[in-house]
Molecule: c-di-GMP-I riboswitch aptamer
Organism: Rheinheimera sp.
RNA sequence: UCAAUCGAAGGGCAAGUCAGUUGAAAAGCUGAUCACGCAAAGCUUCAGGUCUAAGGGUGGCAACACCUACGAUAGCUGGGCUGCCGUG
Numbered sequence: 001u002c003a004a005u006c007g008a009a010g011g012g013c014a015a016g017u018c019a020g021u022u023g024a025a026a027a028g029c030u031g032a033u034c035a036c037g038c039a040a041a042g043c044u045u046c047a048g049g050u051c052u053a054a055g056g057g058u059g060g061c062a063a064c065a066c067c068u069a070c071g072a073u074a075g076c077u078g079g080g081c082u083g084c085c086g087u088g
Stems, first nucleotide, its partner, number of pairs: 002088002012038002016033007036075001042081003046078003049073003055068005
């Protein structure tokens, strides 16, 4: 420097629940509680998947229904960048 991750050491993140808050929603953030799990569950929407549908479109007398991402999800998959310890 690169690769991979049998075991260990020091550690890390935090599912869920409750409260508050942002948002049309999906969902996010903060705090408490807790530990579902994760070797990148660190960062990043480049590609796909999934979720939502404010706005837009179509149908309808209406109520509504359907379609749609520029929204969300990195703890959905792949990609990109970075990283701790030991081993080779």